The part of an RNA shown here (small-subunit ribosomal RNA, 5' domain) has 519 nucleotides and comes from an uncultured bacterium.
The coordinates come from a structure-prediction model, not an experiment, and the mean pLDDT is 84.
It matches the Rfam family "Bacterial small subunit ribosomal RNA".
The full RNA is in RNAcentral, with records from ENA and SILVA.
Context: one part of a larger RNA
RNA sequence: GAUGAACGCUAGCGGCAGGCCUAAUACAUGCAAGUCGAGGGGUAGAUGGAGCUUGCUCCAUUGAGACCGGCGCACGGGUGCGUAACGCGUAUGCAACCUACCUUUAUCAGGGGGAUAGCCCGGAGAAAUUCGGAUUAAUACCGCAUAAAAUCACAGUAUCGCAUGGUACAAUGAUCAAACAUUUAUGGGAUAAAGAUGGGCAUGCGUGUCAUUAGUUAGUUGGCGGGGUAACGGCCCACCAAGACGACGAUGACUAGGGGAUCUGAGAGGAUGACCCCCCACACUGGUACUGAGACACGGACCAGACUCCUACGGGAGGCAGCAGUAAGGAAUAUUGGUCAAUGGACGCAAGUCUGAACCAGCCAUGCCGCGUGCAGGAAGACGGCCCUCUGGGUUGUAAACUGCUUUUAUUCGGGAAUAAACCUUUUUACGUGUAAGAAGCUGAAUGUACCGAAGGAAUAAGGAUCGGCUAACUCCGUGCCAGCAGCCGCGGUAAUACGGAGGAUCCAAGCGUUAUCC
Numbered sequence: 001g002a003u004g005a006a007c008g009c010u011a012g013c014g015g016c017a018g019g020c021c022u023a024a025u026a027c028a029u030g031c032a033a034g035u036c037g038a039g040g041g042g043u044a045g046a047u048g049g050a051g052c053u054u055g056c057u058c059c060a061u062u063g064a065g066a067c068c069g070g071c072g073c074a075c076g077g078g079u080g081c082g083u084a085a086c087g088c089g090u091a092u093g094c095a096a097c098c099u100a101c102c103u104u105u106a107u108c109a110g111g112g113g114g115a116u117a118g119c120c121c122g123g124a125g126a127a128a129u130u131c132g133g134a135u136u137a138a139u140a141c142c143g144c145a146u147a148a149a150a151u152c153a154c155a156g157u158a159u160c161g162c163a164u165g166g167u168a169c170a171a172u173g174a175u176c177a178a179a180c181a182u183u184u185a186u187g188g189g190a191u192a193a194a195g196a197u198g199g200g201c202a203u204g205c206g207u208g209u210c211a212u213u214a215g216u217u218a219g220u221u222g223g224c225g226g227g228g229u230a231a232c233g234g235c236c237c238a239c240c241a242a243g244a245c246g247a248c249g250a251u252g253a254c255u256a257g258g259g260g261a262u263c264u265g266a267g268a269g270g271a272u273g274a275c276c277c278c279c280c281a282c283a284c285u286g287g288u289a290c291u292g293a294g295a296c297a298c299g300g301a302c303c304a305g306a307c308u309c310c311u312a313c314g315g316g317a318g319g320c321a322g323c324a325g326u327a328a329g330g331a332a333u334a335u336u337g338g339u340c341a342a343u344g345g346a347c348g349c350a351a352g353u354c355u356g357a358a359c360c361a362g363c364c365a366u367g368c369c370g371c372g373u374g375c376a377g378g379a380a381g382a383c384g385g386c387c388c389u390c391u392g393g394g395u396u397g398u399a400a401a402c403u404g405c406u407u408u409u410a411u412u413c414g415g416g417a418a419u420a421a422a423c424c425u426u427u428u429u430a431c432g433u434g435u436a437a438g439a440a441g442c443u444g445a446a447u448g449u450a451c452c453g454a455a456g457g458a459a460u461a462a463g464g465a466u467c468g469g470c471u472a473a474c475u476c477c478g479u480g481c482c483a484g485c486a487g488c489c490g491c492g493g494u495a496a497u498a499c500g501g502a503g504g505a506u507c508c509a510a511g512c513g514u515u516a517u518c519c
Stems, first nucleotide, its partner, number of pairs: 001518003005515005012371006018364002020329001025327003029324003034071003039068002045062008078282003087207008097199002102195007110144001112142002120133005150175004156169005180187002208254003215245003220242004225237003257279004261272004284305005307318004335361001337360003343357001344355004374405004384396005411455005419446001424441008463508005468489003474503005484491002
């Protein structure tokens, strides 16, 4: 000098930031991922009408929840367990790869089928849930047609490169597609090529401690052939060979997420990796795959385990390292708050819905910064305190009283924002008739907040540590190697500037000291 700090004493305000470093311990409760009726069938209910058997039936309009289907749930948010590794950083490569939504270009969308949720009926179970029958729809599912590109088979030409090879042209054969909705404005569907974005893989170099760890390795190292993958590869498998790594530190053990950065330092370095950003890993512990463009998936599935809960004992349910909050641990770390107004995200043509992301508010001197606690005059150098060489003097000290002034701040009253422009509705203009531009209207959680003005009144506001040397600041009294102090040297045994008190002084100041840690 610094800190995600803690403790002691003290405390007026504001702005901006930060806030479980310990138990990746266990979690009550609420919320944190939905959305689309312009994909589908359609119900309860509501309103209106009709009929009569007067509490039922039918018709029309409207229509939640649930269900099928689509997209999203792989983002956003959390944590740092593991990991000394192509994990990260940096620089390259992929002639060995994928990429939903978005953009551009091109070409298509013909004709059929069988089911199944839901609804209805019936059954089992304490529940979670589940079984059977009948019936029904789709942008759900499955054939057929069409077939450019693609893939495969067969045999070429030209050209290029970095080895395997790449690119272009072209003949024949085989395989493979689609979906409609509607308010007629549009929104979607299929295939292919390219772009953009995001990822995957490989490699050079760099990236802790210990040699009181010296040898390690059998899918091990390589080959051939296959399997698998989006893709290369012992990634996996069969066979063959006997290799591969290592004092330029293999293997082992311990520790640890990495970087941008942060702190310190003149720098070189040293230390750290909270907050913010990028990457990685994880989601009660271990394993596994499914779906999907993308996961081996925090609020998905299955299995095993530990733990907790429900049970009618047959069987079931759960996972806060999301936001709040609870218990525990600890020196120690906050509210079971508001709003989707803005920014961003998901879905939707849109209106909009959802969003503990985000924006705000609450708590805490935890930090940084700013402001204030008055200003000027005022000597009888007052009283009181303290000290002394004591009728006196010194100091507290212009300090107070007293006089004049100001009102930041506080209090009361009054006014009062920006953050909001889009989307959307109405409308005008331009042309290429669905886009652009313009005008008006609508929308604020924070918030009656920030800010501005008025009123009266010095009014509402100072402490902490230290004073032997290092180190700025000295005397008196008490105590008497006691009580005590102390970072080091050291003080204290009767004149203690070092202990305790007082007066005075010094340094910082809404803080001041102590402790811990780093330079």